[in-house]
A computed fold for a 72-nucleotide RNA from a Candidatus Peregrinibacteria bacterium, annotated as transfer RNA. Its mean pLDDT, the model's own confidence on a scale to 100, is 81.
């Protein structure tokens, strides 16, 4: 240099065009306890950037950055 895969909450991940964008750990605040862990409730918090396509893009095409792998 070529290829080729992921890129979603602080972290793992669901999500095949119309979702209130969900889960689970972890944070936060309440109960509960002497305390503390555990355990019950709630709360916050996410679509890598830019362009296309389409009535509508996290989802489909290009293209960037960075990461991965596989090659010369």
């Nucleotide at each position: 240099g070529g290829c080729g895969c992921a890129c979603u909450c602080g972290u793992c991940u669901a999500g095949u065009g119309g979702u209130u964008a969900g889960g689970a750990c972890a944070u936060c605040a309440g109960g509960u306890u002497u305390u503390c862990a555990a355990c019950c409730u709630g709360a916050g918090a996410a679509c890598u950037g830019g362009g296309g396509u389409c009535c509508g893009a996290u989802u489909c095409c290009c293209c960037a950055u960075g990461g991965c792998g596989c090659u010369g």
It matches the Rfam family "tRNA". Rfam's curators write: Transfer RNA (tRNA) molecules are approximately 80 nucleotides in length. Taxonomically the source falls in Candidatus Peregrinibacteriota (Bacteria, Bacteria candidate phyla).